Predicted 3D model of a 155-nucleotide RNA (Lysine riboswitch aptamer) from uncultured Phascolarctobacterium sp.
Its mean pLDDT, the model's own confidence on a scale to 100, is 76.
It matches the Rfam family "Lysine riboswitch aptamer". Rfam's curators write: Riboswitches are metabolite binding domains within certain messenger RNAs that serve as precision sensors for their corresponding targets.
[in-house]
RNA sequence: AGAUAGAGGCGCGGAAAGCAUCAGUAGUCUGCGGAGCGGGAGCUGGGAAGCAGGCGAAAGGGCUAACGCCGAAGUGCAAUGGCAGCCGUGCCGUUGUGCUGGGCCGUCAGUGAAAGCUGCCGGACUGUCGCUGCAAAAGCAGCGGAGGGCUAUCU
Numbered sequence: 001a002g003a004u005a006g007a008g009g010c011g012c013g014g015a016a017a018g019c020a021u022c023a024g025u026a027g028u029c030u031g032c033g034g035a036g037c038g039g040g041a042g043c044u045g046g047g048a049a050g051c052a053g054g055c056g057a058a059a060g061g062g063c064u065a066a067c068g069c070c071g072a073a074g075u076g077c078a079a080u081g082g083c084a085g086c087c088g089u090g091c092c093g094u095u096g097u098g099c100u101g102g103g104c105c106g107u108c109a110g111u112g113a114a115a116g117c118u119g120c121c122g123g124a125c126u127g128u129c130g131c132u133g134c135a136a137a138a139g140c141a142g143c144g145g146a147g148g149g150c151u152a153u154c155u
Stems, first nucleotide, its partner, number of pairs: 001155006009070001011069003017064003027055006036043002039087002073100012101126002104123003108119004128145007
């Protein structure tokens, strides 16, 4: 240096499934109503808001075991394709590139209907390696590093 196997732990992931949530919302029908609604484009007296009643979703987001895994994966930027009818906006994918060892808690920001999710920063924790000290040893403490790391075996 390469190959194979493996560890971390409130570890990671989502095509399909289930469960709630979204939501008694959107939509639609009937009645009343009578000029607005929409970010825009537009829609609207061939009836806009709003109200009452009937029927009544889905997507996105979340969780679960099982499964697949241990750069698992997540995310910023750029290019590009697609979806929400269109633009804005949002979401998803692909390619390139950068960042992040891991989860937890908190502030802030973004996003989301919400639950939450993501990121910066801070905190303690944890695995691992290095250095130093203590210890007979097992190990403990301090400091530092990063997954392009660490352990084992083989070449």